[in-house]
RNA sequence: CCGAUUGUUAGGCAAACUCACCGAAAGGUGGGGACGCAAAGCCUCCGGUCUACGGGACACACGUGCCUACGACAGCGGGGUUGCCGGU
Numbered sequence: 001c002c003g004a005u006u007g008u009u010a011g012g013c014a015a016a017c018u019c020a021c022c023g024a025a026a027g028g029u030g031g032g033g034a035c036g037c038a039a040a041g042c043c044u045c046c047g048g049u050c051u052a053c054g055g056g057a058c059a060c061a062c063g064u065g066c067c068u069a070c071g072a073c074a075g076c077g078g079g080g081u082u083g084c085c086g087g088u
Base pairs, nucleotide, nucleotide: 001087002086003085012037013036017032018031019030020029021028022027035075041081042080043079045078046077047076048073049072050071054068055067056066058063
């Protein structure tokens, strides 16, 4: 510099579920557990999705209903960045 299963998996990660803790929730962290993963390492820049404490609309008020991301998902996709492996 090139490649992404086209060869391997020593080693790595860990879905659902479950226990503890944190959180209003979505969800997160740690233990157990493996559905899968070649970036399932990291970063919310773009799209998407989830949640709605607070705020807003209606309204005298109520409100299990409606709107809203400043919250969350990197294991939804794209992008950025670093690395393993293979080739040169």
This is a predicted structure of an 88-nucleotide RNA (c-di-GMP-I riboswitch aptamer) from an uncultured Steroidobacteraceae bacterium. It was read from a public genome assembly, where an Rfam model found it.